[in-house]
Annotation
The RNA shown here (transfer RNA) has 74 nucleotides and comes from Proteiniclasticum ruminis. The coordinates come from a structure-prediction model, not an experiment, and the mean pLDDT is 80. Rfam family: tRNA. The family's RNA type in Rfam is transfer RNA. About the family: Transfer RNA (tRNA) molecules are approximately 80 nucleotides in length.
């Protein structure tokens, strides 16, 4: 240097053809149980959707660019 996936919570990940509020597991706080802790079960808190620009009434989604990481040629 050129192809390509991949970037969404504190980790690990969905998100369907762009359309109503952006989820889920775990984590995390609370509680409930329990002599206390684990586990379990309920509620709960967390997000500028990597960052900028566009394109649309509408963008996590489409499109140009830059960052990071992966994999592939030379």
């Nucleotide at each position: 240097g050129c192809c390509u996936c991949a970037u969404u919570a504190g980790c690990u990940c969905a998100g369907u053809u762009g359309g109503a509020u952006a989820g889920a597991g775990u984590a995390g706080u609370g509680g409930u149980c329990u002599u206390c802790g684990a586990a379990a079960c309920c509620a709960u808190u967390g997000g500028u959707c990597g960052g900028g620009c566009g394109u649309u009434c509408g963008a996590g989604u489409c499109g140009c660019u830059c960052a990071u990481g992966g994999g592939g040629c030379a």